[in-house]
């Protein structure tokens, strides 16, 4: 140091103004928003420099590669006299969207432009934005502990 297990804690944003209408933050104009982990030429910092850069460090893709909530489904398991809901693990499945220039050896990531997309239930009316399952689960992320005193 690197494995691993174990403990604490963090761990999701968002419809301004107008129109219609009995009634919509649900339609219609417009407006707003971007989870984790990776890539990554761009930005800033610090240190070097042979002044050409170079290393290291933070930040940085909603749409690439992967993951997670939600919905299904298989197996185990606890519980039950049995089964079937329903709980819990593990494992599988479902599951959205980008393109053109430009610079370059190199970009679906940079820089200009123009476009896309968002689980379920619910609701005087159809919802990425309200309000519920949810004081929840959760990718992960930081810290710490593991031979004695």
């Nucleotide at each position: 140091g690197c494995a691993u297990u174990c403990c604490u804690u963090c761990g999701g944003g968002g419809c301004a103004g107008g129109g219609u209408g009995a009634a919509a933050u649900u339609c219609c104009c417009g407006a707003c928003c971007g989870a984790c982990g990776g890539u990554g030429a761009a930005a800033a910092g610090u240190g070097g420099u042979a002044c050409g850069c170079c290393a290291c460090u933070u930040u940085a893709a909603g749409u690439c590669c992967g993951u997670g909530a939600c919905c299904c489904g298989u197996u185990u398991g606890a519980u039950a006299u049995u089964c079937g809901c329903g709980c819990a693990a593990a494992c599988g499945g479902u599951g959205g969207a980008u393109c053109u220039g430009g610079u370059g050896u190199g970009a679906u990531u940079c820089c200009a432009g123009a476009a896309c997309c968002g689980a379920c239930a619910g609701u005087u009316a159809a919802a990425g934005u309200c309000u519920g399952g949810a004081u929840g689960g959760g990718a992960g992320a930081a810290g710490g502990a593991a031979a004695a005193a």